c-di-GMP-I-GGC riboswitch aptamer from Domibacillus sp. PGB-M46, 91 nucleotides, folded computationally. The organism belongs to Domibacillus, within Bacteria. The model forms 90% of the base pairs in the Rfam consensus. The coordinates come from a structure-prediction model, not an experiment, and the mean pLDDT is 82.
[in-house]
This record gives sequence, C1' cells and structure tokens, in this order.
RNA sequence: AAAGAUAAAGGCAAACUUCUCCGAAAGGGAAGGACGCAAAGCCACGGGUCUACUUUUGAGCCAGUGAAAAACGACAGCCGGGUUGCCAAAU
Repeated sequence: AAAGAUAAAGGCAAACUUCUCCGAAAGGGAAGGACGCAAAGCCACGGGUCUACUUUUGAGCCAGUGAAAAACGACAGCCGGGUUGCCAAAU
C1' cells in the first nucleotide's frame, strides 16, 4: 500500500411509531426502533431520482382549478468522484 475476518473496542441506524419541531412540497430535526452499513463520516462535482411555493407554455370552461416542462430546493442509506478517519487476523 492492497485487501478486510464467525476477532476485539467503539460507531451509525432503513422500514415503522410518536411530536404543540422546521419546510409549500420533496425532505429535514428530535425520541423510540433495528433492516442493514467498514466510511451508512463529510462535500451536490458528474450522472440519477424526488419535489414545484415559484416560473414558463398552451387548451378548456363554470375563472381558479386541472395539464406539461423546468432547480437555484432535496436525497451522501442510488451509482461514480473528492476528502478525512477507528480497529486490525490471515493473505
């Protein structure tokens, strides 16, 4: 340096539940919970996905509803990439 265990110490926490928490939503936070995780620590840089307060487009009518598209919003537990890092057997 690679690779990473039926090891040890410690760590995180999906679904789901609760909340007089934040947000328009996606989503986030807190408490419980445990499916999993060796970076499931951190960073939206590339791709992807989700959302649409808002913007744009065009049609209808009963005139404020519904449709389509869009990220500068969100997801780091979707895949790459960057960056920091605990332990450590065999090879």